Small-subunit ribosomal RNA, central domain from Populus x sibirica, 351 nucleotides, folded computationally.
[in-house]
Context: one part of a larger RNA
């Protein structure tokens, strides 16, 4: 390479959209480069093979003789290309309704901590398996007012929703957008689709650059404890950072540890959006379509666990990725990046 792989054994890119390219729905026709049956030419002898022979074998001669594959031609159009048309089911497009912690900004709220001021009022308080440190007669903890300041929004909530993922929750609200279902199965368009090397945006935390912000909470760092030690758990105080607003970083067990797209293959039970039919005065209820979500489970997969229409079954397309552990999230070289670092990636030795 072939080839077999990728949930847990090594392997699915953190997600998305594109380009190159790969594959692509029903149907007329053209054409014959691809592709195929059959046929002829032809690939020089020698030399590989084989088959039987000749030198007393045997190297060695020397007659026969393939398989299969190449090139040229003549011929065939199922199926791929291609040319030309048509079709609607795949895709999209208007038009109206629906749910939604989708996203951006703006506004308002309340419970709590915390400080600060005031009033009562008088000795601890606080923490802990004990206990100190720490706070406190310069009046502390408790309690009542009032003030203000940041940061997260209890009940609702749920196996729910929602967004490509990251990730989204008091409450109102502007704008705005994404995606599904459903109706008249009415319109309209006519394969306009999948996939995507490369390149592009986005992208938890924690880190970085400048300016704010700083209530709790908390690396670093005191200080008290434990303890043989204790650079640690535990205490009690605390910077940076956690929040804002603009740049960067580019990773995460970024997990369903499970790439995307279609088609198909038994049911059972909720559950969330929204049809539809039955009922009804209406609403619930029953049945029943799609579209998400889960939980059980049949066949089949599967080393087993498990998985099973949201497959790890059955198939086709098309990407990424894997090749015994360590060395190795390396090292050098290259690109990026303010830096911290990221991304690409061996050997040599060793078992």
């Nucleotide at each position: 390479u072939u080839a077999g792989g990728c949930g847990u054994a090594a392997a699915g890119c953190g997600u998305c959209u594109c380009u190159a390219g790969g594959u692509g729905g029903c149907u007329u026709u053209u054409u014959a480069a691809g592709u195929c049956c059959g046929u002829c030419g032809u690939c020089a002898a020698a030399u590989c093979c084989c088959g039987g022979g000749g030198c007393u074998c045997a190297a060695c001669c020397a007659c026969a003789g393939a398989c299969g594959g190449g090139c040229g031609g003549u011929g065939a159009a199922g199926c791929g290309c291609c040319c030309a048309g048509g079709c609607u089911g795949g895709a999209g497009u208007a038009c109206g309704g629906u749910a939604g912690g989708g996203g951006c900004g703006g506004a308002g709220g309340g419970a709590a901590u915390u400080u600060c001021c005031g009033g009562u009022g008088g000795a601890g308080c606080g923490g802990u398996a004990a206990a100190a440190u720490a706070c406190a007669u310069a009046g502390a903890g408790a309690u009542c007012g009032g003030a203000a300041a940041g940061a997260a929004c209890a009940c609702c909530a749920a196996c729910g929703g929602u967004g490509a993922a990251a990730g989204c929750a008091c409450u109102c609200u502007u704008c705005u957008u994404u995606g599904g279902u459903c109706a008249a199965c009415a319109a309209c368009c006519g394969a306009c689709a999948c996939c995507g090397a490369g390149a592009g945006a986005c992208g938890a935390a924690a880190g970085c650059u400048a300016g704010g912000g700083g209530a709790g909470c908390g690396a670093a760092u005191g200080g008290g404890a434990u303890u043989a030690g204790a650079u640690a758990c535990c205490c009690u105080a605390g910077u940076a950072g956690u929040c804002c607003u603009a740049a960067c970083c580019g990773u995460a067990a970024a997990c369903g540890a499970u790439g995307g797209a279609u088609a198909c293959u038994a049911g059972g039970c909720g559950u969330u959006g929204u049809g539809c039919g039955u009922a009804u005065c209406g609403a619930c209820c029953c049945g029943u379509g799609c579209a998400g979500u889960g939980u059980u489970a049949u066949a089949g997969u599967u080393a087993a666990c498990a998985u099973g229409u949201u497959a790890a079954g059955u198939a086709u397309c098309c990407c990424g990725c894997c090749u015994g552990g360590g060395g190795a999230a390396u090292a050098c070289g290259u690109u990026c990046a303010c830096a911290a670092g990221a991304a690409u990636g061996a050997a040599a030795c060793u078992c």